[in-house]
Molecule: SAM riboswitch aptamer (S box leader)
Organism: Robiginitomaculum sp.
RNA sequence: CACUCAUCAAAACUAGCUGAGGAAGAGGCCCUUUGACGCUAGAGCAACCGUAAACCUAUAAGUGAAAAAUGCUAAACCCUACAGCCGAAUGGUUGACCGAUGAAAG
Numbered sequence: 001c002a003c004u005c006a007u008c009a010a011a012a013c014u015a016g017c018u019g020a021g022g023a024a025g026a027g028g029c030c031c032u033u034u035g036a037c038g039c040u041a042g043a044g045c046a047a048c049c050g051u052a053a054a055c056c057u058a059u060a061a062g063u064g065a066a067a068a069a070u071g072c073u074a075a076a077c078c079c080u081a082c083a084g085c086c087g088a089a090u091g092g093u094u095g096a097c098c099g100a101u102g103a104a105a106g
Base pairs, nucleotide, nucleotide: 001106004103005102006101007100008099013042014041015040016039017038021031022030026080027079028078043073044072045071047070054063055062082095083094084093085092086091
């Protein structure tokens, strides 16, 4: 970096440095000098991976705490876009797309 699979309305913040933007991109809305974003340190969450006891069992498979690793700690992936259905309509609902994270194998 592309492919495949799974998940994405739950949960979880302080300090220091810096100083104007950030929220993936477009629009909207929102956050932000009462200091955002980013970096560093500490703390936390428990999604993925992982597996001791135990359960189950067929010496299989499965369930399964922690540690380590990855990830995350504003707002549903913040909302919308595209399509189906419903509705007179604002709109509602489902799915797709895009994106993020993980696993697996290149």